This is a predicted structure of a 1532-nucleotide RNA (small-subunit ribosomal RNA) from an uncultured prokaryote.

[in-house]
RNA sequence: AGAUUUGAUCCUGGCUCAGAUUGAACGCUGGCGGCAUGCCUAACACAUGCAAGUCGAACUGAGCGGGAAAGCACUUUGGUGUGAGUAGAGCGGCGGACGGGUGAGUAACGCGUAGGAAUUUGCCCAGUAGUGGGGGACAACAUGUGGAAACGCAUGCUAAUACCGCAUACGCCCUAUGGGGGAAAGCAGGGGAUCUUCGGACCUUGUGCUAUUGGAGAAGCCUGCGUCGGAUUAGCUAGUUGGUGGGGUAAAGGCCCACCAAGGCGACGAUCCGUAGCUGGUCUGAGAGGAUGAUCAGCCACACUGGGACUGAGACACGGCCCAGACUCCUACGGGAGGCAGCAGUGGGGAAUAUUGGACAAUGGGCGAAAGCCUGAUCCAGCCAUGCCGCGUGUGUGAAGAAGGCCUUAGGGUUGUAAAGCACUUUCAGUAGGGAGGAAAGGUUAGUCGUUAAUAGCGGCUAGCUAUGACGUUACCUUUAGAAGAAGCACCGGUAAACUCCGUGCCAGUAGCCGCGGUAAUACGGAGGGUGCGAGCGUUAAUCGGAAUUACUGGGCGUAAAGCGCGCGUAGGCGGUUAUUUAAGUUAGAUGUGAAAUCCCUGGGCUUAACCUAGGAACUGCAUUUAAUACUGGAUGACUAGAGUAUGGUAGAGGAUAGUGGAAUUUCCGGUGUAGCGGUGAAAUGCGUAGAGAUCGGAAGGAACAUCAGUGGCGAAGGCGGCUAUCUUGGACAGAUACUGACACUGAGACACGAAAGCAUGGGGAGCAAACAGGAUUAGAUACCCUGGUAGUCCAUGCUGUAGAACUAUGAGAACUUGCUGUUGGAUGCAUAAAAGCACUUGGUAGCGAAGCUAACGCGUUAAGUUCUCCGCCUGGGGAGUACGGCCGCAAGGCUAAAACUCAAAGGAAUUGACGGGGGCCCGCACAAGCGGUGGAGCAUGCUGUUUAAUUCGAUGCAACGCGAAGAACCUUACCUACUCUGACAUCCUCGGAAUCCAUUAGAGAUGAUGGAGUGCCUUCGGGAACCGAGUGACAGGUGCUGCAUGGCUGUCGUCAGCUCGUGUCGUGAGAUGUUGGGUUAAGUCCCGUAACGAGCGCAACCCCUAUCCUUAGUUGCCAGCGGGUAAUGCCGGGAACUAUAAGGAGACUGCCGGUGAUAAACCGGAGGAAGGUGGGGACGAUGUCAAGUCAUCAUGGCCCUUAUGGGUAGGGCUACACACGUGCUACAAUGGCCGGUACAAUAGGCUGCGAAGUCGCGAGAUGGAGCUAAUCCCAUAAAGCCGGUCUUAGUCCGGAUUGGAGUCUGCAACUCGACUCCAUGAAGUUGGAAUCGCUAGUAAUCGUGGAUCAGAACGCCACGGUGAAUACGUUCCCGGGCCUUGUACACACCGCCCGUCACACCAUGGGAGUGGGUUGCACCAGAAGUGGUUAGACUAACCUUCGGGGGGUCGAUCACCACGGUGUGGUUCAUGACUGGGGUGAAGUCGUAACAAGGUAGCCGUAGGGGAACCUGCGGCUGGAUCACCUCCUU
Repeated sequence: AGAUUUGAUCCUGGCUCAGAUUGAACGCUGGCGGCAUGCCUAACACAUGCAAGUCGAACUGAGCGGGAAAGCACUUUGGUGUGAGUAGAGCGGCGGACGGGUGAGUAACGCGUAGGAAUUUGCCCAGUAGUGGGGGACAACAUGUGGAAACGCAUGCUAAUACCGCAUACGCCCUAUGGGGGAAAGCAGGGGAUCUUCGGACCUUGUGCUAUUGGAGAAGCCUGCGUCGGAUUAGCUAGUUGGUGGGGUAAAGGCCCACCAAGGCGACGAUCCGUAGCUGGUCUGAGAGGAUGAUCAGCCACACUGGGACUGAGACACGGCCCAGACUCCUACGGGAGGCAGCAGUGGGGAAUAUUGGACAAUGGGCGAAAGCCUGAUCCAGCCAUGCCGCGUGUGUGAAGAAGGCCUUAGGGUUGUAAAGCACUUUCAGUAGGGAGGAAAGGUUAGUCGUUAAUAGCGGCUAGCUAUGACGUUACCUUUAGAAGAAGCACCGGUAAACUCCGUGCCAGUAGCCGCGGUAAUACGGAGGGUGCGAGCGUUAAUCGGAAUUACUGGGCGUAAAGCGCGCGUAGGCGGUUAUUUAAGUUAGAUGUGAAAUCCCUGGGCUUAACCUAGGAACUGCAUUUAAUACUGGAUGACUAGAGUAUGGUAGAGGAUAGUGGAAUUUCCGGUGUAGCGGUGAAAUGCGUAGAGAUCGGAAGGAACAUCAGUGGCGAAGGCGGCUAUCUUGGACAGAUACUGACACUGAGACACGAAAGCAUGGGGAGCAAACAGGAUUAGAUACCCUGGUAGUCCAUGCUGUAGAACUAUGAGAACUUGCUGUUGGAUGCAUAAAAGCACUUGGUAGCGAAGCUAACGCGUUAAGUUCUCCGCCUGGGGAGUACGGCCGCAAGGCUAAAACUCAAAGGAAUUGACGGGGGCCCGCACAAGCGGUGGAGCAUGCUGUUUAAUUCGAUGCAACGCGAAGAACCUUACCUACUCUGACAUCCUCGGAAUCCAUUAGAGAUGAUGGAGUGCCUUCGGGAACCGAGUGACAGGUGCUGCAUGGCUGUCGUCAGCUCGUGUCGUGAGAUGUUGGGUUAAGUCCCGUAACGAGCGCAACCCCUAUCCUUAGUUGCCAGCGGGUAAUGCCGGGAACUAUAAGGAGACUGCCGGUGAUAAACCGGAGGAAGGUGGGGACGAUGUCAAGUCAUCAUGGCCCUUAUGGGUAGGGCUACACACGUGCUACAAUGGCCGGUACAAUAGGCUGCGAAGUCGCGAGAUGGAGCUAAUCCCAUAAAGCCGGUCUUAGUCCGGAUUGGAGUCUGCAACUCGACUCCAUGAAGUUGGAAUCGCUAGUAAUCGUGGAUCAGAACGCCACGGUGAAUACGUUCCCGGGCCUUGUACACACCGCCCGUCACACCAUGGGAGUGGGUUGCACCAGAAGUGGUUAGACUAACCUUCGGGGGGUCGAUCACCACGGUGUGGUUCAUGACUGGGGUGAAGUCGUAACAAGGUAGCCGUAGGGGAACCUGCGGCUGGAUCACCUCCUU
């Protein structure tokens, strides 16, 4: 790079994943080794053991144990004593300030980095000078005594490197420069002279000690810079800031004190609050950054909590002391003891983190002269896959592609060379053996060198000998046996590598995001297969990345989030030309530093790697210093191009105040005058006979200023409009006029102005008009409409400070970058009598457009282009511009401004559709104009509903309802009841039998029982074919379910004129263009134009019927002419003319003429013609829509039933009947009914058939049987019509329902339940409410005829001919459709979307009488231990003394400071709280319908009032309003 907003697109924008990482945890699994890591939580509490001692070569003195080894003495020869030495207590020295742990506190000179001066420093190194001579004590110990214990108390003895004077003082310290002050300690080894009290002195070596100087290392202090978040923390500070003088400290300093001054810090963030140890580094990242601060290393802080000092070189001290507090333990109740954030370990907490191990062998530390002792530092081992790294779990061969599993289209595929089998190997683990290195210091002997008087002693070096290993069963090597002991985890819809089956059926579940699951789930669970990683793999948590999603590198602000309503101006930022200077920034070099480790590079060592190690580079920084001087800054001087000032004029609704004018509304007065006025879609409320409205005259009063008026003017914005005067004021224009000389730009805070509404006080009040009242509308109408009407609107003064539409949705300033056109103000020139005009220039204001920019729309010298400067603002949607806090306000409210929670979107621009109670054009029996119907009646038929044992099922707006059904008495039949079978039908296997037919009997029948007849066909003689019966198992069977799993077929929009494609072009893209436009057509039909050119499916034509003619043909059809014949007839000979039949042709094409039109297409008219502009009719139905209809025509996936949901039989039902609806028939009558007579068709059908003539019957029909397999015969009389008669407007001579009776026909059978006939009966009905249907010509209407189905049963359906109209002005309206355009918040597409209250459930949150904690300010009380000061009390070894005492000290007392604690009163924060406010989320709840289209009253913003609710209304504003018209302007 990806996924996710959309029908699709581009953009904005968030959410999410893939990567790397971890002191991790959890789940499943687990062979070995190496190297690392291992309480992140309770700085919670701790049992037990260990973690700091050492020195006898500083000292005293006693005892014990072993031993007696060397030596010495004695000896009773058994032994005894001494004895170097070891060891505990004490005094003393050094060390317990290191090492080890932890991160509570700390936002700080704590840390990092770079510097500094006023300091200290034990042990160590180097130097200098000393180390003389005295004194007095205290432990231990002893005695006594208190206490349970811890631990004391009293008296007495004692040593020192313990303590104290004196002497000395190179250097040292103090100083007033005269001077003054201050030290010490010895110990050990050896020893030749000399001396000796025999101890030693003395000498020497070593080591201590004292004073001092310097160094090293260490420590303290000061400073610059850097170091988290919050401004909903803005002011803080009295020792506070400075000075002087003291005190104090190792040392500077308000560190402390007295006095004096009034300072100090802070928007460059003081103070306050929250959080946090800091760093080297670590993780991530391309980097810049971001996050982090385990292990290792540097610094800091802490050691149960708080305070305090002592000792010391060093501490205010982890394993020291004192006090206070909490806790734990002991107790004899009087009193005591303790501090694991050392190593192990325990409890607790927690998702979670190890052994009460070994050793001082190595490294290091303390003490010691040393040996050595101590060392939970350290080195090792143990536990844990916690991480990193390495190795293994075999290798080769092996196709019958085994078995098994899974899938399958049943063929096969896959697991899969995988296994087995065969042949090899043995790492690691196991067995047995061997075996480095980590060990050198040390001791001892010998030699040599140094010191020395010394061959002692001590030290250095060399050599020999010798001791020391926790790890350790070490690493490593060898032997041996055998493929032997060693593979899992996650995933497989997209992102993102990897697919099938079964189960489940919005269930169970899944899920990081999008999402999956409602009977065919690659998404759940299992399986097979696959993919990835592998002793691990996943999940969770966390960090960085991706995220340019806080943008320094590297983003934005017209419409997506985002320009403050506007100005003035402070701080700040930034700033014209030129000269000189400086060197702060900047650049370069050098020096110092930037600890080590880490990272990187190159080597080296472990078999490799991880790991370890050496060198280099790097550490991008800071400081010092030397240079450079272009640019920026500082300083000085100069300039005029920026900016400003002066002079004169022009235009202007700029502002304030005062005055004034006319028109109009209203009210009042008067006149005239009479019945209405007013208002609306229509009305009503209201006004009016008490005289309105109308009209005339007069008066009053308030508010606003028509025309001019203009994308005109002015103003910073808000805003400003009659006229006159006064006052005041900004900007534009002009000039080689003058002046100033950078004075400029922007602008956080601050300040001023700021529509409308609103508030306060006082006026005013004509009109209008929130609220309110009434009338309408409505389902309701707290609205829209109407009648009234109060605040308000007006004036003065003050407040408010808003408009997210205070808008150009565009901050201010400057510069640059092609143009054209209008308009307004100024200047100049030309021209003119004047005006108008032209040219050029400048300031404003508009339109279109180049480049460029932009997601697009669009912007385009008035930029949203290219750059610079400064300010403001944004960072997903909702919650929310809300809560809390603060500030402002009289109030309303304003400004500032979060979080919890919730969603995966919210959004911008543009595209294609669809839709609009948007627009334009066009069409259709769509309306209109007509004709006839339906809706009313009766009947027929279908449906709903109801009923029923069953009333089988399906079809349901148009596009279901005389539909499936072209025909239910049985059958059909699927339904119900009863009886009954296990196969009515297909295939296979076995056995038997021909098949078949007849009769009797039981039964409603299916079915069963009995008897009889019958032995066929082919044959290779085995048998076979067909059929029947029996058996077995596979299977049959199902009008059972799913038309939302399907095929096929069909309906519908619609016979509407549309639907697309290729190439090209345009656009980032979806897409557009073509197909739009001007004409025209029935038509995307054709023409013209045209970034399109062509093409396809549709249209049309080709097909059929029909209208005219011709040719051909001559039977069953025809008959003009010729002939024959009859009562009559093409009846016959014959004919081929006509009609007709049925084959083939012709004909019509806007072809011709005129006109209109762009000369085109085409239209209008005409001629000719049977027919004229697709002649009429039919068949024919594009892309698609409706999950439209059909599983019951058929086919079919899946599911279900299998002695039944299958099969058979009989009877019943589908025909029921309070009702409602659809489609029809017959009527209501005189354009008619009835009677009589009479004329003319076409289509079609006929052998299980049509059936003539004749006869019978009133008739249905019966009988009859000719003819006809049909242009021959039959069905078969067509009817309306015409002629004549009758009826005379009546419930009738209309109408025929219903009912009674009698029949006919079909059929096994007409009861449920057929049709028809005759006689009788004679219902409703007198033209049909609202509403609604069909039809444009051979049509409607009307008349009859035929056919399919069918035994019978049409008013239905399909077809045929006869008679045969009326009307169409026209497209405003209704319905449907097509094209273009516009708006859209719709895309399941208006049957769309969507808002708010209310009700219920859950969640987080605000307020809340309060309540309970934490923390903190102020005031006061209190005052342990301790330090400092004072000291009248008590005591007192060293020194001094005049012996009295003094000096000094100790204890006590007291003062100051102060921890804990207490009281009062505030701040802040957390938790909780009856009740309460809004918010969010939820299943299909309730009420309305506010918004999106002109959303049906355009919407929205601010404000005020009102109302269940969305909302409504007033005032002002905006266009981000559709449509129409006008005006103006632009382009051509």
About this RNA:
RNAcentral holds the sequence, with entries from ENA. It matches the Rfam family "Bacterial small subunit ribosomal RNA". Gene Ontology terms of the family: structural constituent of ribosome and ribosome.